The RNA shown here (transfer RNA) has 72 nucleotides and comes from Tetranychus urticae. The source organism's lineage runs through Eukaryota, Protostomia, Prostigmata, Tetranychidae and Tetranychus. Rfam family: tRNA. Rfam's curators write: Transfer RNA (tRNA) molecules are approximately 80 nucleotides in length. Model confidence (mean pLDDT): 81 of 100.

């Protein structure tokens, strides 16, 4: 320098343009137990940035960060 991927709670990972952005994991309460673990309920927590098309955007298009890779 150019191409391609990808970017979502603290950590992993899903999401046909129309979900209350799920699911597991963690954190707090509680239940339960003699204590712990384990199991149970309940509750906190997230779409990388700018613009833009849509009635409507994690999704599509544009630029940019940063990361893994291909070429050189």
């Nucleotide at each position: 320098g150019u191409g391609a991927c990808a970017a979502u709670g603290g950590u992993g990972u899903a999401a046909u343009g129309g979900u209350u952005a799920g699911c597991a994991u963690u954190g707090u309460u509680g239940c339960u137990u003699c204590c712990c673990a384990a199991g149970c309920a309940a509750u906190a927590g997230a779409u990388c940035c700018g613009a833009g098309u849509u009635c409507a955007a994690c999704u599509c298009c544009c630029g940019g960060u940063u990361g893994u890779u291909g070429c050189a």